[in-house]
RNA sequence: GACCGGACGGUCGCUCUUGUUCCGCAAGGAAUGGGGGAGGAAAGUCCGAACUCCGCAGAGCAGUGUGCCGGAUAACGUCCGGGAGGCCGGGUUCAAGCCCGUUCGACGGAAAGUGCCACAGAGAAGAUACCGCCCUGGCGGCAACGCCAGGGUAAGGGUGAAAAGGUGCGGUAAGAGCGCACCGCCGCGUCAGUAAUGCCGCGGGCAUGGCAAACCCCACACGGAGCAAGACCAAAUAGGGAGGAAGUCUGGGACUUCGGUUUCAGACACGUGCCGGCUCGGUGCGUCAAACCUCCGGGUAGGUCGCUUGAGCCCCGCAGUAAUGCUGGGCCCAGAGGAAUGAUCGUCCUGCGGGAGCAAUCCCGCAGACAAAAUUCGGCUUACAGGUU
Numbered sequence: 001g002a003c004c005g006g007a008c009g010g011u012c013g014c015u016c017u018u019g020u021u022c023c024g025c026a027a028g029g030a031a032u033g034g035g036g037g038a039g040g041a042a043a044g045u046c047c048g049a050a051c052u053c054c055g056c057a058g059a060g061c062a063g064u065g066u067g068c069c070g071g072a073u074a075a076c077g078u079c080c081g082g083g084a085g086g087c088c089g090g091g092u093u094c095a096a097g098c099c100c101g102u103u104c105g106a107c108g109g110a111a112a113g114u115g116c117c118a119c120a121g122a123g124a125a126g127a128u129a130c131c132g133c134c135c136u137g138g139c140g141g142c143a144a145c146g147c148c149a150g151g152g153u154a155a156g157g158g159u160g161a162a163a164a165g166g167u168g169c170g171g172u173a174a175g176a177g178c179g180c181a182c183c184g185c186c187g188c189g190u191c192a193g194u195a196a197u198g199c200c201g202c203g204g205g206c207a208u209g210g211c212a213a214a215c216c217c218c219a220c221a222c223g224g225a226g227c228a229a230g231a232c233c234a235a236a237u238a239g240g241g242a243g244g245a246a247g248u249c250u251g252g253g254a255c256u257u258c259g260g261u262u263u264c265a266g267a268c269a270c271g272u273g274c275c276g277g278c279u280c281g282g283u284g285c286g287u288c289a290a291a292c293c294u295c296c297g298g299g300u301a302g303g304u305c306g307c308u309u310g311a312g313c314c315c316c317g318c319a320g321u322a323a324u325g326c327u328g329g330g331c332c333c334a335g336a337g338g339a340a341u342g343a344u345c346g347u348c349c350u351g352c353g354g355g356a357g358c359a360a361u362c363c364c365g366c367a368g369a370c371a372a373a374a375u376u377c378g379g380c381u382u383a384c385a386g387g388u389u
Base pairs, nucleotide, nucleotide: 001389002388003387004386006348007347008346009345010344011343012342014037015036016035017034018033019032020031021030022029023028039370043381044380046379047378048377049376050375051226052225053224054223063222064221065220066219067218068082069081070080071079072078083107085104086103088101089100090099091098092097108217109216113215114214115211116210117209130157131156132153133152134151135150136149137148138147139146140145165183166182167181168180169179170178184206185204186203187202188201189200191198192197230305231304232303233302240296241295242294243293244292247268248267249266250265251264252263253262254261255260269287270286271285272284273283274282275281312331313330314329315328317326318325319324349368350367351366352365353364354363355362356361
């Protein structure tokens, strides 16, 4: 890295589905039999999609994300292959470096701009003289050398994550790309490659420290919410709308445009509730829209669908380095909804501890993880007793 992740059986239950029988007008109910019933991560909900609803002239700003190249894929920030780079190991070289192996990853831009670089250190960006090295002058000393002043120097020491190309030779007072060779870097060109990029040649002494998971710049992509999405059926109660239903007379008051309007009281009539088996009767309320009755529509409770046949699983073959794709054959494998998939017993398995035995082995006890579907897929990440390879 890949794979498995306890096995078999009995008893009692749970859930979905299906057959038969009985009951029932039906809806449905009861009894009984058959079949299916968690995972490699069902987890975190971090990416990407399917599906559903809402939104949407077009363009821009803002915001978020991605970022070497090619391929795979429905899609992806995933996967596969390649390139360049870093760590580590080995080989080689005087050394720098180069080669091989392994492993890692948000791997565009730091010679557009701005900003930051703690502590330590003399100095942290177009720099710096702390120690050291060297030269000159002065003083001291027989001398070696020491001290002071002026200057040169980034080779050596020291600090640091990082000190302004590296190594070697030359050169020099000592030094320095100061000169040269090699390596690195930058630019240009040829060739190879789909490309990232690489090889080689020429030119430049090098002008270009690091950080963009700092702001930023460049390129590309992006509307939002999520199955509690959403669709359908639809009770009681409350509320909304429309319609239906039974009135006349007399008297008093108020107003008046003198037509009438309104209010109170009474009579009878009608509607309706109660008492009542029914009528009569008694009594309450009402009589022009309140209650009452009918109908309509919205929502809630509740129910049904969405819901599991799918970018599905297994096998063979073919294409491809691979991811993966394609042909053929076979299979149907949870769909619950406060939420089933459990409990217990036996035998075996594995591990640990103890005991018996020369040993093979036997006996006893304990333990067997991480964790459990909730619309469905593809990934990533994280957790995991024990075992296989």

A computed fold for a 389-nucleotide RNA from a soil metagenome, annotated as Bacterial RNase P class A. Rfam family: Bacterial RNase P class A. By type it is a ribozyme. The sequence is in RNAcentral, with records from MGnify. The coordinates come from a structure-prediction model, not an experiment, and the mean pLDDT is 76. The model forms 94% of the base pairs in the Rfam consensus.